């Protein structure tokens, strides 16, 4: 230098291959139920420019481009 793989909530990812409108679990937070008190257990609720910046579509986490970080593999 060339190729491939990640990157989505604080934390693990899930949804991309096949665009479709309010973006999801879990686990943590935070408040309330319960309990003598703790935890556990139940209900709620907050928290996300989808790594970035550009295109294309009526519409982009997607689908094209460049880049940036992390990993592999070649040379």
């Nucleotide at each position: 230098g060339g190729c491939c793989c990640u990157g989505u909530a604080a934390c693990u990812c899930a949804g991309c291959c096949u665009g479709g409108a309010u973006a999801g679990a879990g686990u943590g937070c935070u408040a309330g139920c319960c309990u003598u008190c703790u935890a556990a257990g139940c209900u709620a609720g907050a928290a996300g420019u989808c790594g970035c910046a550009g295109g294309u579509u009526c519409g982009a986490a997607u689908c094209c481009u460049g880049u940036c970080a992390g990993g592999g593999c070649c040379g």
RNAcentral holds the sequence, with entries from ENA. Predicted 3D model of a 75-nucleotide RNA (transfer RNA) from an archaeon. Its Rfam family is "tRNA". Rfam links the family to the GO term triplet codon-amino acid adaptor activity. It is annotated as a transfer RNA.